[in-house]
The RNA shown here (Glycine riboswitch aptamer) has 92 nucleotides and comes from Rhodospirillales bacterium Alpha_05. Rfam family: Glycine riboswitch aptamer. Rfam's curators write: This family represents the bacterial glycine riboswitch. Model confidence (mean pLDDT): 76 of 100. The sequence was found by an Rfam model in a public genome assembly.
RNA sequence: AAUGCCGUCGCGGGAGAGAGCGGGCGCAAGCCCGCCGCCGAAGGAGCAACCGCCCCCGGAAACUCUCAGGCACCCAGAACCGCGUCGGUCAG
Repeated sequence: AAUGCCGUCGCGGGAGAGAGCGGGCGCAAGCCCGCCGCCGAAGGAGCAACCGCCCCCGGAAACUCUCAGGCACCCAGAACCGCGUCGGUCAG
C1' cells in the first nucleotide's frame, strides 16, 4: 500500500404462502387463544455435492426439515445483489 477476502454501518432493489373456521375482547380498525391448511429468503438443524491434505478430522449450500419465524393490502422483517463508509487481514 492498490486489488482481493472477511466483517460493521448506511442507501437502493428484494419473493413466497388462508381477507380460513370457532371463541373472547373491542364502537371500529384490530388484538389474543385454539384448530386445520400453507410458505421459506431472519435464525436454527440435517444430509451431502464440494473444499482443506490420502485417511482420521474439520468446513460446508439458495438442497432438505420446518424447531423458530411468516401467510389480504400497508407496515415491519427478509437470504441475496449493487453502491458507499469504517475496521480487520493476505500474497507481492